[in-house]
Order: sequence, then structure tokens, then C1' cells
RNA sequence: AAAAAUUUGUCACCGAAUUCCCUUUAGGGAAGCGGGGGAACCACUUUUGGGGUGAAAUGUAAUUUGCAUAGGGCUAUCACUUUGGUCCUAACCCGUCAGCUAACCUCGUAGGUGUGAAAGUGAGGCAAC
Repeated sequence: AAAAAUUUGUCACCGAAUUCCCUUUAGGGAAGCGGGGGAACCACUUUUGGGGUGAAAUGUAAUUUGCAUAGGGCUAUCACUUUGGUCCUAACCCGUCAGCUAACCUCGUAGGUGUGAAAGUGAGGCAAC
């Protein structure tokens, strides 16, 4: 100096998944954020079943994987654009049924992780004078 591993963090990231109040043994409520159902008009066509959350879809090879395209995240003040690097491209649910959809109805508020290269524009902050 480089790489790997571990630990800590009042720091950071994926995600809707955060904050506050009451009760106080359980638990309950609200705000914020997110999802589903649900008219008219319009649209569509149900065994080749259909549909939902999500970035997680299609094709191809002869296959629990590879490749290509599409899609998504990170790269530390924030946002946008660009270059480079890097990672993901799942899983689960409804149960024959749901297009859009005002009013209205209803549900969730988990879980997981540890990156830090650079340029431009704008906004903001800190420090010095």
C1' cells in the first nucleotide's frame, strides 16, 4: 500500500412500511405514506381460465443454468444530466372472480442490508476573511 473478515454507529441504503397520542398486562387510536374493490361514458371478451403486489418481462440456447434485449438500485449535502464501476432481475397472494371508474367501502404500515470514483448545472449548508 492492497485485499479479506469482524465489530460499532445518534450514519447510510432497498422498501409504502414513519411519526405522534392514549392505555398500560394485553392493546387501541390518529396523521403521513402505500395498496385493493367500486358507477356513468369508453373499452374488452371469460379452460388456451383469469387476476393482484412487485423493477423482477420477453426471446433463445437444450436448462433449475447461460446469453441477449427490456426493466430496477447503489456509487454520502439535495436534485437533474453525463462518464466509469458495481449489484438485482425474486417471491408471495386471490380462487373461477375483479377493465377504467366519481361518490363510497376496505387493507398494510414489514423485513432486510453496509456502498462511498468523477465532471457539469442549480439550490442549500458549514468554515474563514
Molecule: c-di-AMP riboswitch aptamer (ydaO/yuaA leader)
Organism: Desulfoscipio geothermicus